This is a predicted structure of a 694-nucleotide part of an RNA (large-subunit ribosomal RNA, domain II) from a Rubrobacteraceae bacterium. Rfam family: Bacterial large subunit ribosomal RNA. Gene Ontology terms of the family: structural constituent of ribosome and ribosome. The RNAcentral record of the full RNA draws on ENA. Lineage of the source: Bacteria > Bacillati > Actinomycetota > Rubrobacteria > Rubrobacteraceae.
Context: one part of a larger RNA
């Protein structure tokens, strides 16, 4: 890991409670014991009790009534409506209570052959080094101290085996080994190391003290016991089919991953359209929006207190391109502003329509209480999140099919089963790919389409306003572009062009006191104007389609699913086939609910139950409800098979909606089935499940 056993809602109460049957009914029932029996089987007896037939008050009490209370008042709770007593079953309550799992407390033991410190007794330290104290001799000294040579052999002294330790590294890391090897540290007369035999015990002992150690175990050993501890948590709960079909919300909660009640689902009685749409009527309201009348913000502007500046200053005053409250006008903003004000909603009458797995009431059982995107209303935040909290649809949780390359919540659309029929949906029709290389007008040239702003542009199509133009207009080219004057200031100069001021005027077709370039200033060169060639359209600006750029990421395309696609296979705009799904038709079938016939049984005659065949409808489902059943093991009756081969095993082209049943060959070699009932150690793929094969 795979395979095979085993493996989890059970039992018990004179216990509640409902629901289905039966007895017996205004009454129903016996308990314990005792007879009677071979008996724990069955029968009889046994009315103590226990419910029910009356109930109200605390009570004494009264009583279809009674409490309250002065009350003949009002008001609570009563009175109308049959119990009980067995089985079965749902659920409940105390028991371990569906089953496996804690760390953990307690009680009673066992441990100090490991390890900790003690206590007695013995054992052990190779060799070398240093040379304290004293001691001795000499030298010195008034004498001491002192020096100097020997002696000596002293240290938690010094190198270093044995012998204790475990600082480093490497190796090892399913090891040679549940802590070791290898090389190298450290201590080696000490607070050394060691035999042996004794003390200490867990709410406790021992610690040069780290929660150390107390037998490979220690923030409190182990072993057994209470014990099935307890576990609002985790993980597992086993054969099939049919009808319903949630919720993830509110209140309370030492509550927030838990529970109680409501609220939503089912299942059974009763009531019998009240339900729910839409219309009609009357009602509710302050939202979107607008508005400024109010509460406040908040421009301009007039108007004018009041302030600030200047002027006059003895007062009174003047005065102002400063600020500005009231108030006028214009022109705004507001969740917590409203003179106003929809749509949708909400509520009540009435009418329609559909009979909807509508409602309402009583009552058994339940599950939910983490919810996710998504559209549309708002807060939180950054008008950020696959963000967070609300409200109101959806969907998905509990939904499968088709579209969306691939994608739980998006679009379509709700799967009883079969069919090598058909008609649509969303989406699509050039190939991968099932259908248009469809038809008609247009646009795109960017591979736009097939990511993206502020901004920028003679990209190109459309629709307009405005000028200018055969009296020749834009462009280009030739020509001309002058005089007062070098205007006046200003300046070293300033001459059309540094800067300041003015900005006339003359001759002209026309020509600024000058648009730029240019010079020290000047010159030169240029536009603006203006004739000529030239021919026919030029420009200016708005608004609309449709692109351009703005455009930068990590392995190499990698921002259409590919391949490829330009009068398009790309956008707009019309039209007509087609494809496309479990959607819907058509044709067979189940199975449930209705409608009406019959046939059959029951019937307190009201009707009920089956069965056939009609007529309409239903049938995706997690949690959960309610219904029917297969199958094993045992017993009961009954009817059978079985050495002329049971049960098991194994092959096989059988039945049946399904769990499952048969038949038949082969193995096997003694039991085994069928109806009807009855009882339950009754069904396994998962519990890091148990044991056992391999």
């Nucleotide at each position: 890991g795979c395979c095979g056993a085993c493996g989890a809602g059970u039992u018990a109460c004179u216990u509640g409670u409902g629901u289905g049957u039966g007895g017996c009914g205004a009454g129903g029932u016996u308990a314990a014991g005792u007879c009677c029996g071979a008996g724990a089987a069955g029968g009889a007896c046994g009315g103590a009790g226990c419910c029910g037939a009356a109930g109200c008050g605390a009570a004494a009490g009264c009583g279809a009534g009674u409490c309250u209370g002065a009350a003949u008042a009002g008001g609570g709770c009563g009175a109308u409506c049959a119990g009980u007593c067995g089985c079965a079953c749902g659920c409940a309550g105390u028991a371990g209570a569906c089953c496996c799992g804690a760390a953990a407390c307690c009680g009673g033991g066992u441990g100090a052959c490991c390890u900790a410190c003690c206590c007695a007794u013995g054992g052990c330290c190779a060799g070398g080094u240093u040379g304290a104290a004293g001691c001795g001799a000499g030298a010195g000294u008034a004498a001491u101290g002192u020096c100097u040579c020997g002696u000596g052999g002293a240290g938690g002294a010094c190198c270093g085996a044995a012998c204790c330790c475990a600082c480093u590294a490497g190796c090892g890391u399913u090891g040679a080994a549940a802590a070791g090897c290898u090389a190298g540290g450290g201590g080696a007369u000490g607070a050394g190391c060691u035999g042996u035999g004794g003390a200490u015990a867990g709410c406790g002992g021992u610690g040069a003290a780290a929660u150390g150690c107390c037998a490979a175990u220690c923030g409190a050993a182990c072993c057994c016991g209470g014990a099935g501890a307890u576990a609002g948590c985790u993980g597992g709960u086993u054969c099939u089919c049919c009808c319903c079909g949630a919720a993830a919300u509110a209140g309370c909660u030492u509550u927030a991953g838990g529970g109680c009640u409501a609220g939503c689902c089912u299942c059974g009685a009763g009531c019998g359209u009240u339900c729910a749409a839409u219309c009609a009527u009357g009602g509710g309201g302050g939202u979107a929006g607008a508005g400024c009348a109010c509460u406040g913000a908040a421009u301009g502007g007039g108007c004018u207190a009041g302030g600030g500046g200047g002027c006059u200053u003895c007062c009174c005053g003047c005065u102002u391109a400063c600020c500005a409250a009231a108030c006028c006008c214009a022109a705004u903003c507001a969740a917590a502003c409203u003179c106003c004000g929809a749509a949708u909603c909400c509520c009540a009458u009435g009418a329609u329509u559909u009979c909807a797995g509508a409602g309402c009431u009583c009552g058994g059982g339940a599950g939910u209480c983490a919810g996710a995107c998504u559209g549309c209303g708002a807060g939180g935040g950054c008008u950020a999140a696959g963000c967070u909290u609300c409200g109101u649809g959806g969907u998905c949780a509990a939904a499968a099919g088709g579209a969306a390359a691939a994608c739980a919540g998006u679009c379509c659309a709700g799967a009883c089963c079969g069919u090598c029929a058909g008609c649509u949906a969303a989406g699509g029709u050039c190939c991968c790919c099932a259908a248009a290389u469809c038809c008609a007008a247009g646009c795109u040239a960017a591979g736009u389409g097939g990511u993206a702003a502020a901004g920028g542009a003679u990209g190109u199509g459309g629709a307009g306003u405005c000028g200018c133009a055969u009296a020749g207009a834009c462009a280009a080219c030739c020509a001309g572009g002058a005089u007062g004057u070098u205007g006046g200031c200003u300046u070293a100069g300033a001459a059309g062009c540094a800067g300041c001021c003015a900005c006339c005027a003359u001759u002209g077709a026309a020509a600024g006191a000058g648009u730029g370039c240019g010079u020290a200033a000047c010159a030169g060169c240029u536009c603006a104007c203006u004739g000529g060639u030239c021919a026919a359209g030029u420009g200016a600006u708005u608004c609309c389609g449709c692109g351009c750029c703005g455009a930068a990421g990590a392995u190499c395309c990698a921002a259409c699913g590919g391949g490829g696609c330009u009068c398009a296979a790309g956008c707009u705009u019309g039209g007509u086939a087609c494809c496309g799904a479990a959607g819907c038709u058509a044709c067979g079938g189940g199975u449930c609910c209705u409608u009406c016939a019959g046939c059959c049984g029951g019937u307190u005659c009201g009707c009920c139950g089956g069965c056939u065949g009609u007529c309409g409808g239903a049938c995706g489902g997690u949690a959960g409800g309610g219904g029917a059943g297969c199958g094993u093991c045992c017993c009961g009756u009954u009817c059978g098979c079985a050495g002329u081969g049971a049960a098991g095993g194994u092959c096989g082209a059988u039945c049946g909606u399904a769990a499952g049943g048969a038949c038949g060959g082969c193995u096997g070699g003694a039991g085994c089935g069928u109806a009807c009932g009855g009882g339950a150690g009754u069904g396994c793929g998962a519990a890091u499940g148990u044991c056992g094969g391999c």